[in-house]
Molecule: transfer RNA
Organism: uncultured Opitutia bacterium
RNA sequence: GGGCCGAUAGCUUAACGGUCAAAGCAGAGGACUCAUAAUCCUUUGAGUCUGGGUUCGAAUCCCAGUCGGCCCA
Numbered sequence: 001g002g003g004c005c006g007a008u009a010g011c012u013u014a015a016c017g018g019u020c021a022a023a024g025c026a027g028a029g030g031a032c033u034c035a036u037a038a039u040c041c042u043u044u045g046a047g048u049c050u051g052g053g054u055u056c057g058a059a060u061c062c063c064a065g066u067c068g069g070c071c072c073a
Stems, first nucleotide, its partner, number of pairs: 001072007010025004018056001026044006049065005
């Protein structure tokens, strides 16, 4: 330098172009226990990397950029 893949909650991942985005772990509160751990219940937390475009409607499609990974040279 070229090609491919990826970026969504604190972490790991979901989400057919159509309900202003879901789950596990984590955090907070509670139950249980003599107590701790484990387990169970409730709950907090993101407008989806950035900027444009297409569309009635974009996390999703298109373009450019940034960052990360893999391959080739």